[in-house]
Context: one part of a larger RNA
RNA sequence: UGACGGGUCUCCGCACAAGCGGUGGAGCAUGUUGUUUAAUUCGAAGAUACGCGAAGAACCUCACCAGGCCUUGACAUACACUUGACCGCCAUGGAAACAUGGUUUCCCCUUCGGGGGCAGGUGUACAGGUGGUGCAUGGUUGUCGUCAGCUCGUGUCGUGAGAUGUUGGGUUAAGUCCCGUAACGAGCGCAACCCCUGUUGAUAGUUGCUAACAUUAAGUUGAGGACUCUAUCGAGACUGCCAGUGAUAAACUGGAGGAAGGUGGGGAUGACGUCAAAUCAUCAUGCCCCUUAUGGUCUGGGCUACAAACGUGCUACAAUGGCCGGUACAAAGAGCAGCCAAGUCGCAAGACGGAGCUAAUCUUCUAAAGCCGGUCUCAGUUCGGAUCGGAGUCUGCAACUCGACUCCGUGAAGCUGGAAUCGCUAGUAAUCGUGAGUCAGCAAUAUCACGGUGAAUACGUUCCCGGAGAUUGUACA
Numbered sequence: 001u002g003a004c005g006g007g008u009c010u011c012c013g014c015a016c017a018a019g020c021g022g023u024g025g026a027g028c029a030u031g032u033u034g035u036u037u038a039a040u041u042c043g044a045a046g047a048u049a050c051g052c053g054a055a056g057a058a059c060c061u062c063a064c065c066a067g068g069c070c071u072u073g074a075c076a077u078a079c080a081c082u083u084g085a086c087c088g089c090c091a092u093g094g095a096a097a098c099a100u101g102g103u104u105u106c107c108c109c110u111u112c113g114g115g116g117g118c119a120g121g122u123g124u125a126c127a128g129g130u131g132g133u134g135c136a137u138g139g140u141u142g143u144c145g146u147c148a149g150c151u152c153g154u155g156u157c158g159u160g161a162g163a164u165g166u167u168g169g170g171u172u173a174a175g176u177c178c179c180g181u182a183a184c185g186a187g188c189g190c191a192a193c194c195c196c197u198g199u200u201g202a203u204a205g206u207u208g209c210u211a212a213c214a215u216u217a218a219g220u221u222g223a224g225g226a227c228u229c230u231a232u233c234g235a236g237a238c239u240g241c242c243a244g245u246g247a248u249a250a251a252c253u254g255g256a257g258g259a260a261g262g263u264g265g266g267g268a269u270g271a272c273g274u275c276a277a278a279u280c281a282u283c284a285u286g287c288c289c290c291u292u293a294u295g296g297u298c299u300g301g302g303c304u305a306c307a308a309a310c311g312u313g314c315u316a317c318a319a320u321g322g323c324c325g326g327u328a329c330a331a332a333g334a335g336c337a338g339c340c341a342a343g344u345c346g347c348a349a350g351a352c353g354g355a356g357c358u359a360a361u362c363u364u365c366u367a368a369a370g371c372c373g374g375u376c377u378c379a380g381u382u383c384g385g386a387u388c389g390g391a392g393u394c395u396g397c398a399a400c401u402c403g404a405c406u407c408c409g410u411g412a413a414g415c416u417g418g419a420a421u422c423g424c425u426a427g428u429a430a431u432c433g434u435g436a437g438u439c440a441g442c443a444a445u446a447u448c449a450c451g452g453u454g455a456a457u458a459c460g461u462u463c464c465c466g467g468a469g470a471u472u473g474u475a476c477a
Base pairs, nucleotide, nucleotide: 001477002476003474004473005472007471008470009469010468011467012466013465015461016460019424020423021422022421023420026315027314028313029312030311031310032309033308034306035305042053043052064301065300066299067298068297069296070295073126077125078124079123080122081121082120083119084118088103089102090101091100092099093098106117107116108115109114128290129289131288132287133286137284138283139279140278141277142275144273149188150187151186152185153184154183155164156163157162168179169178170177194267195266196265197264199235200234201233202232203231204230205229209224210223213222214221238261241255242254243253244252245251304443317417321376322375323374324373325372326371327370333364334363335362338357339356343352344351345350383414388409389408390407391406392405393404394403430453431452432451433450434449435448436447
């Protein structure tokens, strides 16, 4: 100087407390361990692995296994020799890859000697490797932590390591600001600058909107730019104003005005560093290793196994509910190998059909919870939907291993969950639907986004956990 303390002091955080809802019990989905297996490819491992890499494993993907094949190779460059083809089509064999045979078949210049391009073959250099090492690395990422810290120049002090500044008194979300001060300044962080959202003005008025006039079944059409909205530029919030407290400061408390008040709400943004943290399987790369194989290719299988254990979720156990009928109101996305309307058929999944739309125009698109009415009457039930049988639809060469969905039947566990444990402070939790990416299809209950309805509680900081600062002890570095 640090680190540590079941030392002290000060402060903060959904850290506790106060509340609300869960997990832990059930069934299923998914990931992991373990076991099994020819293979169940690999990685991730307390917090910071476990709905993680994977924004989509039937083939492909694919790295794994079994078997069939290739060896200058599926791909790149160069040289030498050689051929004029290669591709395509047909036949045979085959699971295919591929092999054999048939058929077809180059271009430019030229002094006709040849030269050049392209392609095939042979040979040589080489290719290739999701093989190893993340403890050789770059890049990227997690975490402490959006915590308020981490440093430097000059000066001063100290023999020196180093200290000072950065400590102190206040204050703040903040090393934020003020005051003091052997320090004076500065940098990376904080804040601000950026984006979305909340109010408003101007500009603009179609594909959007409709107050007045006319018109219609309908903003449908004429018309209009007022309103909504769209999307560009502005305004607005700064402790600016008032009162009190304070050291006359910084600031705090209350108030006015205001759509918004003290960082308005949310996002992006992650200092010096820590964990030899993660990744050689995104990519790149040193070294090592393989080179008729650890490379390449094909078919089939596997990654989907199942005694058991754990994590994360979904659905429930019901009456604040289930079922039936009627009826209302979103936002944000996406669309041409696409979104797919009307209409018709089918109980339905869906099929036929073909209008419109490269989209504020058309489609996806009936939002659901809600509201109105009816029914069920506390039961393993009209709760719950697992499992299984049958019949189908769709995608796709192909749904056996191993897809999703529909209909009929079947109707399991489960009556609110031990010890323990998690999330959340407001348009939040809870609850309800909607969309997108990946994608032929889908194992999505996941992830990322969007809106609808919409709470309770916070006395407080003694305690648990984590963090910041000061101080003290230490046989630790």